[in-house]
């Protein structure tokens, strides 16, 4: 890349270097010289991994804890809202609300 499957309304610096852009994509809205990306340091979370206890057992496992030194990962704003599709209000304007389906992120795993 491509497929499976979990999970996305919580958390996370008033540091340093850098110098203008960011916020995946539409349309919006917003953030940014009272510094943007970006790298360092910090910090956050707890998905793999550890670790302990219960269960279950032939092995594999399944749950709760717990700890963060081991791999990721994240650190405006819900995945900022929104795009397709229904359903309900509302009503003439082009609106709200709810659901779901597609995108997308990230973890594990499988080709």
């Nucleotide at each position: 890349c491509u497929c499976u499957u979990a999970u996305c309304c919580a958390g996370a610096g008033a540091g340093g270097u850098g110098g203008a852009g960011g916020g995946a994509c539409u349309g919006g809205c917003c953030c940014u010289a009272u510094g943007a990306a970006a790298c360092c340091c910090g910090g956050c979370a707890a998905c793999c991994g550890u670790u302990a206890a219960a269960c279950a057992u032939u092995c594999c496992g399944u749950u709760u804890a717990a700890a963060a030194u081991g791999g990721u990962g994240c650190c405006a704003a819900a995945u900022c809202c929104u795009a397709c599709a229904g359903a309900g209000c509302a009503g003439u304007g082009a609106g709200c609300u709810c659901u779901g389906a597609u995108a997308g992120a990230u973890g594990a795993g499988a080709g």

Predicted 3D model of a 111-nucleotide RNA (SAM riboswitch aptamer (S box leader)) from Salimicrobium halophilum. The coordinates come from a structure-prediction model, not an experiment, and the mean pLDDT is 80.